[in-house]
RNA sequence: UUCUUAUCAAGAGAGGUUGAGGGAAUGGCCCUGCGACGCCUCAGCAACCAUCAAUGGUUUCAACCAUUGAAAAGGUGCUAAGUCCUGCAAAUUAGUUUGCUAAUUUGCGAGAUAAGAA
Numbered sequence: 001u002u003c004u005u006a007u008c009a010a011g012a013g014a015g016g017u018u019g020a021g022g023g024a025a026u027g028g029c030c031c032u033g034c035g036a037c038g039c040c041u042c043a044g045c046a047a048c049c050a051u052c053a054a055u056g057g058u059u060u061c062a063a064c065c066a067u068u069g070a071a072a073a074g075g076u077g078c079u080a081a082g083u084c085c086u087g088c089a090a091a092u093u094a095g096u097u098u099g100c101u102a103a104u105u106u107g108c109g110a111g112a113u114a115a116g117a118a
Stems, first nucleotide, its partner, number of pairs: 001118008013042005021031003027085002043079003048075002051070008083110001087108009
């Protein structure tokens, strides 16, 4: 980097350093010299992997798989705003100048994170 699977309306910030940008992309709307992004330290959130327990299944009887739960000493991740809002298609509802508009839902796409694979 690519592919597969799962999740994405919840949650959780201080200090130091630096010094002008940042929020993926488009458009918006925001954050920011009352100090952005980045980096460092400490703290926290969450529970994907790993760990532990129960139940069920497979079974080569050692394990594996699934579900539920626990814990937070390990590997990641995260700690402005719903993934900040936004794309495409369909359905429903409401409005309508019959061109559409708005809301909701579903599917697909884009993105992020984890786990596995190449």
SAM riboswitch aptamer (S box leader) from Neobacillus vireti LMG 21834, 118 nucleotides, folded computationally. The coordinates come from a structure-prediction model, not an experiment, and the mean pLDDT is 82. It matches the Rfam family "SAM riboswitch aptamer (S box leader)". Its family is annotated with regulation of gene expression in the Gene Ontology. NCBI's taxonomy places the organism under Bacteria, Bacillati, Bacillota, Bacillaceae, Neobacillus vireti. The model forms 97% of the base pairs in the Rfam consensus. The same sequence occurs in records of 2 taxa.